[in-house]
Context: one part of a larger RNA
Molecule: small-subunit ribosomal RNA, 5' domain
Organism: uncultured bacterium
RNA sequence: GGAUGAACGCUAGCGGCAGGCCUAACACAUGCAAGUCGAGGGGCAUCACGGGAAAGCUUGCUUUUCUGGUGGCGACCGGCGCACGGGUGCGGAACGCGUAUGGAACCUGCCCCUGUCAGGGGAAUAGCCCAGGGAAACUUGGAUUAAUGCCCCAUGGUAUCCGGGAAUCGCAUGAUUUCCGGAUUAAAGACUUAUCGGACAGGGAUGGCCAUGCGUACCAUUAGCUGGUUGGUAAGGUAACGGCUUACCAAGGCAACGACGGUUAGGGGCCCUGAGAGGGGGAUCCCCCACACUGGUACUGAGACACGGACCAGACUCCUACGGGAGGCAGCAGUGAGGAAUAUUGGACAAUGGGCGGGAGCCUGAUCCAGCCAUGCCGCGUGCAGGAUGACUGCCCUAUGGGUUGUAAACUGCUUUUAUACGGGAAGAAACCUCCCCUCGUGAGGGGAUUUGACGGUACCGUAAGAAUAAGGACCGGCUAACUCCGUGCCAGCAGCCGCGGUAAUACGGAGGGUCCGAGCGUUAUCC
Repeated sequence: GGAUGAACGCUAGCGGCAGGCCUAACACAUGCAAGUCGAGGGGCAUCACGGGAAAGCUUGCUUUUCUGGUGGCGACCGGCGCACGGGUGCGGAACGCGUAUGGAACCUGCCCCUGUCAGGGGAAUAGCCCAGGGAAACUUGGAUUAAUGCCCCAUGGUAUCCGGGAAUCGCAUGAUUUCCGGAUUAAAGACUUAUCGGACAGGGAUGGCCAUGCGUACCAUUAGCUGGUUGGUAAGGUAACGGCUUACCAAGGCAACGACGGUUAGGGGCCCUGAGAGGGGGAUCCCCCACACUGGUACUGAGACACGGACCAGACUCCUACGGGAGGCAGCAGUGAGGAAUAUUGGACAAUGGGCGGGAGCCUGAUCCAGCCAUGCCGCGUGCAGGAUGACUGCCCUAUGGGUUGUAAACUGCUUUUAUACGGGAAGAAACCUCCCCUCGUGAGGGGAUUUGACGGUACCGUAAGAAUAAGGACCGGCUAACUCCGUGCCAGCAGCCGCGGUAAUACGGAGGGUCCGAGCGUUAUCC
């Protein structure tokens, strides 16, 4: 000098863009953050409509009741989602990450393409109803019922397995194609007839999983480490290879090119500095990993060993009728605590994206916006021109006088950014749905019309009057730009280093003047 997720002191007009618990992965009140589908189902608690009955009267209205008949729909069964999105950096020195390669050892819901199918039957169960237990959380028994829930039979090959044959190819185990015989496994309907779905198989895309080469912090005041350890055979397990696991057999494996141990740490793209080489860092944004009160376990599922799922154990907090129960903000806000220190218990789904749905739509603290903070960067302003008798005051001197403050002021003319008032007022919106038209036509494409804005009456534009609404901080001995007077007298004090101060201090304190930067200026901390 540059830089910062900064803090502190003094000061402070505005806007744009960004950033904002670095500490206690400490504990959390409250609200919200993952639902959706009635075009899967039985149904009808609620709302609206229709129909029937009864009552009241104001004779066409009100009330009551019945009715799932219709729109819809609480709870329930079922499907899909909840494994994404969002947070944090505890752990981990590791194929975790980065890069490159391999998988002839693998999986992949939704999506796209292709081929072939969807025949028949059955048993339950939630809900509802009945009866019961419990303070509650919840729960027990009985009866009955549905499905795109579950099960059975049939059909079936380019699927899987077994036996046999042929061809082609490869880096080995082998791979691909094909023929014959045998065995095994499928399906689901809704219905407004227009669509949405279902099953099997092949291919694609996307996402994942595994393996390997190389790179990846410090300590030798860590020198030896290892028993599933190293390899083999067999079996189990897995989507798959593998001591991944087990039995048996062998005795191996690693290490000064640093094993083992200890300490520290999420990794990368990137960021800061530097001419570069290098050094330092890992906030925001993006990719990967790990974690979700602590530890462990599996279930479901295409995918989890699952933040707002389950079970067990533990610590903590809460409720209790003392028998027993409930909870997990490292989601968004917010609270306490810790700390030098870090924001609102805000608005909207209008846009982008996601989930569900045929769609309308619903949900979305993702996201888009707004609020707070000079935390940073950038921009703008606090006026411009003229004006000398160089006015007054202040300060200084060699003191009847000069110098400086200083064109500074007064005064004259001008402007109105910004602030204020009033008026106008966006882009972000293109769509979906519906209707019409064209091409083409079991479906798709194009055009037109209609509709939709949280931000926000915001940005922006115009008009009005008036210099009107707006400057400070640090420093002035040398390094280092900027000097005099007074006070003090090794005192009080200053100080980054050298060093100032003991009676003429440009170094302390004040004043006048000056220098630098400027809505900031200094100090502290850290890095180069």